[in-house]
Context: one part of a larger RNA
Molecule: small-subunit ribosomal RNA, 3' major domain
Organism: metagenome
RNA sequence: UGACGGGGGCCCGCACAAGCGGUGGAGCAUGUGGCUCAAUUCGAUGCAACGCGAAGAACCUUACCUGGAUUUGACAUAUACUUGACAGCUGUGGAAACACAGUCUUUCGCAAGAACAGGUAUACAGGUGCUGCAUGGCUGUCGUCAGCUCGUGUCGUGAGAUGUUCGGUUAAGUCCGGCAACGAGCGCAACCCAUGUCGUUAGUUACUAACAGGUAAUGCUGAGGACUCUAGCGAGACUGCCCGUUACUAAGCGGGAGGAAGGAGUGGAUGACGUCAAGUCCGUAUGGCCUUUAUAUCCAGGGCUGCACACGUGCUACAAUGGUCGGUAUAAUGGGAUGCGAAAUCGCGAGGUGGAGCAAAUCCUCAAAACCGGCCCCAGUUCGGAUUGUAGUCUGCAACUCGACUACAUGAAGUUGGAAUCGCUAGUAAAGGCGUAUCAGCUACGACGCCUUGAAUACGUUCCCGGGCCUUGUACA
Numbered sequence: 001u002g003a004c005g006g007g008g009g010c011c012c013g014c015a016c017a018a019g020c021g022g023u024g025g026a027g028c029a030u031g032u033g034g035c036u037c038a039a040u041u042c043g044a045u046g047c048a049a050c051g052c053g054a055a056g057a058a059c060c061u062u063a064c065c066u067g068g069a070u071u072u073g074a075c076a077u078a079u080a081c082u083u084g085a086c087a088g089c090u091g092u093g094g095a096a097a098c099a100c101a102g103u104c105u106u107u108c109g110c111a112a113g114a115a116c117a118g119g120u121a122u123a124c125a126g127g128u129g130c131u132g133c134a135u136g137g138c139u140g141u142c143g144u145c146a147g148c149u150c151g152u153g154u155c156g157u158g159a160g161a162u163g164u165u166c167g168g169u170u171a172a173g174u175c176c177g178g179c180a181a182c183g184a185g186c187g188c189a190a191c192c193c194a195u196g197u198c199g200u201u202a203g204u205u206a207c208u209a210a211c212a213g214g215u216a217a218u219g220c221u222g223a224g225g226a227c228u229c230u231a232g233c234g235a236g237a238c239u240g241c242c243c244g245u246u247a248c249u250a251a252g253c254g255g256g257a258g259g260a261a262g263g264a265g266u267g268g269a270u271g272a273c274g275u276c277a278a279g280u281c282c283g284u285a286u287g288g289c290c291u292u293u294a295u296a297u298c299c300a301g302g303g304c305u306g307c308a309c310a311c312g313u314g315c316u317a318c319a320a321u322g323g324u325c326g327g328u329a330u331a332a333u334g335g336g337a338u339g340c341g342a343a344a345u346c347g348c349g350a351g352g353u354g355g356a357g358c359a360a361a362u363c364c365u366c367a368a369a370a371c372c373g374g375c376c377c378c379a380g381u382u383c384g385g386a387u388u389g390u391a392g393u394c395u396g397c398a399a400c401u402c403g404a405c406u407a408c409a410u411g412a413a414g415u416u417g418g419a420a421u422c423g424c425u426a427g428u429a430a431a432g433g434c435g436u437a438u439c440a441g442c443u444a445c446g447a448c449g450c451c452u453u454g455a456a457u458a459c460g461u462u463c464c465c466g467g468g469c470c471u472u473g474u475a476c477a
Stems, first nucleotide, its partner, number of pairs: 001477002003474003007471007015461002019424005026316008034307002042053002064302007073124001077123008088103006106115003126291002129289003135285001137280003140276001142274001147186006153162003166177003192268004197235007207224002211222003238262001241256005318417001322376006334365003339358002344353003383414001388409007430453007
């Protein structure tokens, strides 16, 4: 100087407390461990691995296993020699890859030769093989915590100290005051994006107040530039104003006015010096090592989906604030050409036929809970839907291993969950549905977004956990 302490002081954080809803019990989905297996490819392992890489394993993917094949190779470059083909088509063998046979058969140039393609040979290719403890790059974490340093000066023999400590204050090393310090840098904040109010400009595909036309009805049409909205520009918030308070006058703090918004308005992006030899050589790059008739490459089938069990993360429930039947209302984000697909029509339904319109503010896709009535009457039930049987639909060469969905039948466990444990402070939690990426299809109940309905509670900082500053002890570095 640090680190540590079941030392002290001060201060923060959904850290506790106050509340609301969960997990832990059940069934299923998914990931992991374990076991099994020819193979169940590999990585990730306290927080910070476990709905993670994987924004989609039937084949492909695929790296694994079994079997069948190839050896300058599936792919790149170069040289030498050689051929004029190769490819395509047909046939035979085959699970295919591929092998064999037949057919067809180059271009430019007078020529030399050149281009292209095949073959042979040699350099080489190839490797999701190893090492993340050789690396780059990227990422997680402490932590959006308020810290981490430097120059000059001063002090100290020196390691170092000072500044950065102290008194206030702040979300903040934020600012003020004081001070052997005076300044500066990386962080904080601001600059960026979205959202909330108003003005202005512009009105089509959006809108419709006034005027007119028209319909069974509708901005449907003429028209309009008011409103909503769209999208460019600008205004607006700064403790600016008032009162109180604080060393006198500071920074600030408490209250008020006005205001759409008030003291960081709200949300996002943004992650200092560093820590964990943290993660990744299987995204890519890359040193070294290993392999080269195989650890490379192609193909068929299988596996990654196996199942006494254990754990994590979720979904659905156990019901009456409910279930079911009928009626009826209201969104936003988005997506669409090998695409979205309307009307009409067939089917109980998944879906089929159909093909209008739309490269889309124009066409398509566009809610559910809520609300209004009827039934159920507290039961393993008109709760719950696992499991299984049968019949189907769709995608796709192909749904056996191993897809999703539909109808009928079947109707398990489950009556609110031990110890323990998680999230959340406001348009939040909780509840309800909708969209998108990946994608032929889908295991999505996942992920990322969107809107609808919309709470309760915070006395407080004694305690648990994590963190910051000062100080103290130390046989630690």